The RNA shown here (transfer RNA) has 73 nucleotides and comes from a Candidatus Nealsoniibacteriota bacterium. The organism belongs to Candidatus Nealsoniibacteriota, within Bacteria. Its Rfam family is "tRNA". The family's RNA type in Rfam is transfer RNA. RNAcentral holds the sequence, with entries from ENA.
RNA sequence: GGGCCGUUAGCUCAGUUGGUAGAGCGUCGCUUCGGCAUAGCGGAGGUCGCCGGUUCGAGCCCGGCACGGUCCA
Numbered sequence: 001g002g003g004c005c006g007u008u009a010g011c012u013c014a015g016u017u018g019g020u021a022g023a024g025c026g027u028c029g030c031u032u033c034g035g036c037a038u039a040g041c042g043g044a045g046g047u048c049g050c051c052g053g054u055u056c057g058a059g060c061c062c063g064g065c066a067c068g069g070u071c072c073a
Base pairs, nucleotide, nucleotide: 001072002071003070004069005068006067007066010025011024012023013022019056027043028042029041030040031039049065050064051063052062053061
């Protein structure tokens, strides 16, 4: 220098065909218990890496850039 893959909640990851962003764990509160743990219920938490384009509408499509992984040189 070139090819491919990835970037979404604190962490690990879904999100299929473009139509109001989700799960598990964690965290906070309540219930249960004499108390703790377990269990049940509920809440908070997001610039979907950045910039631009297409579209009535983009996490999803297109271009560029950044970062990480991997392969080639």